[in-house]
About this RNA: Predicted 3D model of a 71-nucleotide RNA (transfer RNA) from Archangium sp. NCBI's taxonomy places the organism under Bacteria, Myxococcota, Cystobacterineae, Archangiaceae, Archangium. Model confidence (mean pLDDT): 84 of 100. Rfam family: tRNA. By type it is a transfer RNA. Gene Ontology term of the family: triplet codon-amino acid adaptor activity. The RNAcentral record of the sequence draws on ENA.
RNA sequence: CGGAGCGUCGCUCAAGGGCAGAGCACCCGCCUGAUAAGCGGGAGAUGGUGGUUCAAUUCCUCCCGCUCCGA
Numbered sequence: 001c002g003g004a005g006c007g008u009c010g011c012u013c014a015a016g017g018g019c020a021g022a023g024c025a026c027c028c029g030c031c032u033g034a035u036a037a038g039c040g041g042g043a044g045a046u047g048g049u050g051g052u053u054c055a056a057u058u059c060c061u062c063c064c065g066c067u068c069c070g071a
Base pairs, nucleotide, nucleotide: 001070002069003068004067005066006065007064010024011023012022013021018054026042027041028040029039030038047063048062050060051059
């Protein structure tokens, strides 16, 4: 310098145009003499900008970051 992939709660991952979900972690409650486990409930996220669309996490442009390949 060129090419490809990825970016979603604190962490690991789903959702691939129609209200963004799960596990662990966190908070509250139940249970226990107490802790853990278990049970019930709760808060928390789409890297940034612009575009397409009635509607964008999803499609497109550019930028940023990470990884890989080539030179």